Molecule: c-di-AMP riboswitch aptamer (ydaO/yuaA leader)
Organism: Armatimonadota bacterium
């Protein structure tokens, strides 16, 4: 010097997963409360049209098809790419997990979460919002 690893910071991405106040702590973090955001349960009406099984249901974009003994491969509904919407293109994801025989919608009401993982710091066009400066 290069490369690699670890820790921290700045800017940002997916996501509901943020902010404020207090406690503890060297800090990170952890705990409590509130606000904000997100999820579940739960009438009438409506919907469904018996029950059972081969159960059924929830969060999530993550559903389905073909091939394969399997591992996996190819494609796909759908989703993401730097303020927002949209057009074209390029790149990528297309998982995981929870409830436990039970749940349609659903006002009142009840209740839960507020993580984790990262660097797609894309190209061009149209429109639009906020802030600052002149």
């Nucleotide at each position: 010097a290069a490369c690699g690893a670890g820790c921290g910071g700045a800017c940002g991405u997916c996501g509901a997963g943020u902010u404020u106040g207090g406690g503890u702590g060297a800090a990170a973090g952890c705990c409590c409360a509130a606000a904000g955001c997100g999820g579940g349960g739960g009438a009438a009406c409506c919907a469904u049209u018996g029950a059972u099984c081969u159960g059924g249901g929830g969060u999530g974009a993550a559903u389905g098809a073909g091939c394969g003994c399997a591992a996996g491969c190819u494609c796909u509904a759908g989703g993401g790419u730097g303020a927002c919407u949209u057009u074209c293109g390029a790149c990528c994801c297309g998982a995981a997990u929870c409830c436990g025989u039970c749940a349609g919608c659903u006002a009142a009401c009840c209740u839960c979460g507020u993580a984790g993982a990262c660097g797609a710091g894309c190209g061009a066009g149209a429109g639009u919002a906020u802030c600052g400066c002149g």